A computed fold for a 1388-nucleotide RNA from an uncultured bacterium, annotated as small-subunit ribosomal RNA.
RNA sequence: AAUUCGCCCUUAGAGUUUGAUCCUGGCUCAGGAUGAACGCUGGCGGCAUGCCUAAUACAUGCAAGUCGAACGAGAGGAAGGAAAGCUUGCUUUUCUGAAUCUAGUGGCGAACGGGUGAGUAACACGUAGGUAACCUGCCCAUGUGCCCGGGAUAACCUCUGGAAACGGAUGCUAAAACCGGAUAGGUAGCAGACAAGCAUUUGACUGCUAUUAAAGUGGCUAAGGCCAUGAACAUGGAUGGACCUGCGGUGCAUUAGCUAGUUGGUGAGGUAACGGCCCACCAAGGCGACGAUCAGUAGCCGGUCUGAGAGGAUGAACGGCCACAUUGGAACUGAGACACGGUCCAAACUCCUACGGGAGGCAGCAGUGGGGAAUAUUGCACAAUGGGGGAAACCCUGAUGCAGCAACGCCGCGUGAGUGAAGAAGUAUUUCGGUAUGUAAAGCUCUAUCAGCAGGGAAGAUAAUGACGGUACCUGACUAAGAAGCUCCGGCUAAAUACGUGCCAGCAGCCGCGGUAAUACGUAUGGAGCAAGCGUUAUCCGGAUUUACUGGGUGUAAAGGGUGCGUAGGUGGCAGUGCAAGUCAGAUGUGAAAGGCCGGGGCUCAACCCCGGAGCUGCAUUUGAAACUGCUCGGCUAGAGUACAGGAGAGGCAGGCGGAAUUCCUAGUGUAGCGGUGAAAUGCGUAGAUAUUAGGAGGAACACCAGUGGCGAAGGCGGCCUGCUGGACUGUUACUGACACUGAGGCACGAAAGCGUGGGGAGCAAACAGGAUUAGAUACCCUGGUAGUCCACGCCGUAAACGAUGAAUACUAGGUGUCGGGGCCGUAUAGGCUUCGGUGCCGUCGCAAACGCAGUAAGUAUUCCACCUGGGGAGUACGUUCGCAAGAAUGAAACUCAAAGGAAUUGACGGGGACCCGCACAAGCGGUGGAGUAUGUGGUUUAAUUCGAAGCAACGCGAAGAACCUUACCAGGCCUUGACAUCCCUUGCAGAGGUAUAGAGAUAUAUCCGAGGUUACCAAGGAGACAGGUGGUGCAUGGUUGUCGUCAGCUCGUGUCGUGAGAUGUUGGGUUAAGUCCCGCAACGAGCGCAACCCUUGUGAUAUGUUACUAACAUUGAGUUGAGGACUCAUAUCAGACUGCCGGUGAUAAACCGGAGGAAGGUGGGGAUGACGUCAAAUCAUCAUGCCCCUUAUGGCCUGGGCUACACACGUACUACAAUGGCGUCUACAAAGAGCGGCAAGCCUGUGAAGGCAAGCGAAUCUCAUAAAGGACGUCUCAGUUCGGAUUGAAGUCUGCAACCCGACUUCAUGAAGCUGGAAUCGCUAGUAAUCGCGAAUCAGCAUGUCGCGGUGAAUACGUUCUCGGGCCUUGCACACACCGCCCGUCA
Repeated sequence: AAUUCGCCCUUAGAGUUUGAUCCUGGCUCAGGAUGAACGCUGGCGGCAUGCCUAAUACAUGCAAGUCGAACGAGAGGAAGGAAAGCUUGCUUUUCUGAAUCUAGUGGCGAACGGGUGAGUAACACGUAGGUAACCUGCCCAUGUGCCCGGGAUAACCUCUGGAAACGGAUGCUAAAACCGGAUAGGUAGCAGACAAGCAUUUGACUGCUAUUAAAGUGGCUAAGGCCAUGAACAUGGAUGGACCUGCGGUGCAUUAGCUAGUUGGUGAGGUAACGGCCCACCAAGGCGACGAUCAGUAGCCGGUCUGAGAGGAUGAACGGCCACAUUGGAACUGAGACACGGUCCAAACUCCUACGGGAGGCAGCAGUGGGGAAUAUUGCACAAUGGGGGAAACCCUGAUGCAGCAACGCCGCGUGAGUGAAGAAGUAUUUCGGUAUGUAAAGCUCUAUCAGCAGGGAAGAUAAUGACGGUACCUGACUAAGAAGCUCCGGCUAAAUACGUGCCAGCAGCCGCGGUAAUACGUAUGGAGCAAGCGUUAUCCGGAUUUACUGGGUGUAAAGGGUGCGUAGGUGGCAGUGCAAGUCAGAUGUGAAAGGCCGGGGCUCAACCCCGGAGCUGCAUUUGAAACUGCUCGGCUAGAGUACAGGAGAGGCAGGCGGAAUUCCUAGUGUAGCGGUGAAAUGCGUAGAUAUUAGGAGGAACACCAGUGGCGAAGGCGGCCUGCUGGACUGUUACUGACACUGAGGCACGAAAGCGUGGGGAGCAAACAGGAUUAGAUACCCUGGUAGUCCACGCCGUAAACGAUGAAUACUAGGUGUCGGGGCCGUAUAGGCUUCGGUGCCGUCGCAAACGCAGUAAGUAUUCCACCUGGGGAGUACGUUCGCAAGAAUGAAACUCAAAGGAAUUGACGGGGACCCGCACAAGCGGUGGAGUAUGUGGUUUAAUUCGAAGCAACGCGAAGAACCUUACCAGGCCUUGACAUCCCUUGCAGAGGUAUAGAGAUAUAUCCGAGGUUACCAAGGAGACAGGUGGUGCAUGGUUGUCGUCAGCUCGUGUCGUGAGAUGUUGGGUUAAGUCCCGCAACGAGCGCAACCCUUGUGAUAUGUUACUAACAUUGAGUUGAGGACUCAUAUCAGACUGCCGGUGAUAAACCGGAGGAAGGUGGGGAUGACGUCAAAUCAUCAUGCCCCUUAUGGCCUGGGCUACACACGUACUACAAUGGCGUCUACAAAGAGCGGCAAGCCUGUGAAGGCAAGCGAAUCUCAUAAAGGACGUCUCAGUUCGGAUUGAAGUCUGCAACCCGACUUCAUGAAGCUGGAAUCGCUAGUAAUCGCGAAUCAGCAUGUCGCGGUGAAUACGUUCUCGGGCCUUGCACACACCGCCCGUCA
């Protein structure tokens, strides 16, 4: 210090369902690990590891031998002796014969060591025990003995078979080979008597019977013997094995029954030993829901990985056990095997063969083929450790020790350190200034770990012996040299920019990215992370409390069985006695070693290795404790039950009875319809219906009472009476004494529909028929109508069988109804208090995701049962059981998705509701839609008919005015630094411009005239940067605009409520044009909107008085002039209107109704003014602008054409269709504007448009300029006209360079359609509609358009049911791109 009652320590989440929220719930990620593989890359060393697949087949070599001190024999020949020859120290012959070697006999070993995991769900393994039911070679201890005999056989010789392997026969020989006998002790049996044990039995002693041992060898010797070794027996030990038992660890019940040696007994056999292990006979047992049996999968463990832990997964390497050795079977030998490198048989395969027959077994070490994503050398050595044999020397040992290969893993080290800003170059980017890479590099100084070179050089070995190996290690000199990659950069998740691409190419773990500005693809630069590795893939654990023991749920998310009775099982009231199974405590044994943890130590550190300790949560034995559970015994009465007395009830079954109604039959009255519907038709009816009256038949159901009333377990039960019968409740005392609760299987009940047999059948009514409706209508509606509905008996066994809520018990604020009882009080049929049982509502605590539940719990607890684990596939398939069938019960997988779902929130929506408003409807007036023309659009056409606008909110819109121009379009002809801008260079009396000529013109040429200018401010020429683009994208944008809508709304701060999105305020009661105001209110305030402030118009006052005005005075043709400042008018400045006053209504408020006064009355009329936002609304062609595109053209100039086309369709207007009118003559009254390239009086000419001449006026002065409708008189008399004016012909006028395409106007002539307009549809509420004219902008000219002005001047509004649009509240919702939504089926 590990350890632990406690303290301490430990236990991390994120993305993804939605417009947003909370929850449920799945999917995915971040971590760790691996005997790994793959991709890219790769310097060194140490320590480990390395066929997970084909227990597939194997060439070659090696992996088990040894002993001559057991034996005979053979080879060998040192040394010695003898003989012969002679060259006398050599050769030959012969005898003896040491060392050494060897086939064979014999002994020991070969059963160890090494490999593999096929089989095995088993006493195989683990753990704890047992053997009084057993064995054990070699080894250790003690004791005893090693005596006498015998016959063979290999080797060998000879003969012989076979291709070979391998034999056969005759003969000889030895032993520690084999056999017989003796003895000892042992063993077995019997007998006696003693002791022990729970027992079968065991121990020791005595006697008898039976049976069973041996082997020698070597050395020395003073020859007596001694030493060493071996063999035999007995007893014991040690070691190793064998058998038996408890407990433990795998999924499936869509495997529920299995078993005949099976279970037991007796006897015999067999074994080392028990045992059905085997056999004969006898009995009928044994196992199983606590999961037998079958089929599937799997070697087990110490451990390993992960985890906070509990667990989960796993069983390579190391260690223990088991099993196997090509496949299957069998035994032999032996102490030990049913034997990896033994035998026999069978099978498959391979090899040899002379075809007769033989040989083989790498899951030993290397190695080969094959399989596979994938796994190494045919190495060195017995030096060490260990094993076998031997007395020993020694021999053998692919065990083992080492080396080789591989980043396969773990650990360590290096690839340099310091300084260095001109912030170099390069690269990337840029707002072009810069910024980043970056002190990074270069340069200067320094160092040497590793690698390389040289020298020295171990330990491992006690005397000798070292494969590793000249290795580890040490030292020296030398050079920054030889040594960095991989993945990622949208979020999760640390790290971004540019270019390319354009829903393509591609990425992706999940969400997702990519459709022209991609931080998500590819590349580059930069950055982040790890590092000799980095990523990917696969697998396991974790996160996942997502199987929940620790640690989940079931009203609505997945999930309570349809209901009861009840078996097994589980659980169980009060007080006591005993026991000790559970429980608790102590002790003991065991829990191998290694590993992990702690403390030390050794390799320079670490990995690695060594030592010690704690621990191994377990099992067993034993000793205690006795509270709790359990068991035992005898008690108790509060749970439960029985008896007695009562009352309530659609509880059940059977029988009988009743009235109303429908239908049918008969008869009467009676006549043309009835019936039915939204409207009809089918149907019934003159053969007499419907209606009505009387009588009869038959079946089914029981109005009122009737009630969130009653009863029942649920399903369910409703006229009345009778009988039989179940349960609950109340009251009171007696009795039993825990008899209880729950309940897997099981049994019973179980709506409707359906099925079977037999009845019955009035009404109703699937199917079916007909009639309607409809695009269709196999429906809804109507007329009919069969099963069925009813009864009896038998099946079925399911329902939204719901309170979507299992049963039981106890506890936990209240209030208020109702049903059935009891008690007390009570002037007692009332009422009050209280109590038991049932049935409702509201509500506190608590619970819950919320909704909600709340003594009838979804609260707090206990017991038992059932059920759930993402959506779909699917309650489907297969199998099984049940059923007559229909079908029911049980109940998967492949595949597929990233969600499916619950509750609540805000919107939008509804052929939901309530309230309110608007020319929204209604009530009215006038139109459009029909005609002709004008104009815009579509379409078509075209060289072009430029472009845009598209429901309302495009279409007399951009365009307040296309003959050229405009003009953007088309054809043709031209220009290329350009028609226009900035910069640079050169030149300039070498001359702009005019004029002339050519041309369609742009342009070109000529130089007749000639401005202007003196050194660059103008022009021409030139080079390039650039200009230019009405080219694209309004879905990249700014700005501007439309629209909802001048609708009354849209929000915020603080507070409060809610887990939260959010709510409140802003809702409610009134009121208003208004979120206008008042009151109330968990809100109090505030902002943008409303209103007001602004302009105009309506009245008055004051001031001023020209160009305006004219009452009085004077004057004139005339306010013409004098004059006036009264009036009108103009210009300024003020006043006035505020629900201020009165009455009523209302809550006394806000306000409304009426009135007075007033020019005007409740916003007096009109305008300007447009909240937060919606529509990716419109506009790149007003303008601006990012990006993209064009650059002798998509730019620029010019001429001509086109935008003006024309079978057609639509929108908007004008003019009409006539008598409220047309035409003619006469006559009256405005306002607002415009005018010098202008308005033009007046006069003259012309029928006229207009022309000529020409005053006035830059305007309260002059001009445009006669207003028209109106009035008066006349005419027309209902016609395609004296309406209507299109079209066409002719002749003109004006503008303009020019009226052909393509202008307006005038005159004469022509005189079309059209007689009030289908479906449908538009505008308007008062000085409005309708009607009438006048002016202006644009503009050379061109208006039926647009914008303004005044004149005349109505009708109607009961009202809010309906249509459209809008506002507020509420409700539903599976919508949120928000109903033009979502979504189902069929087909392709």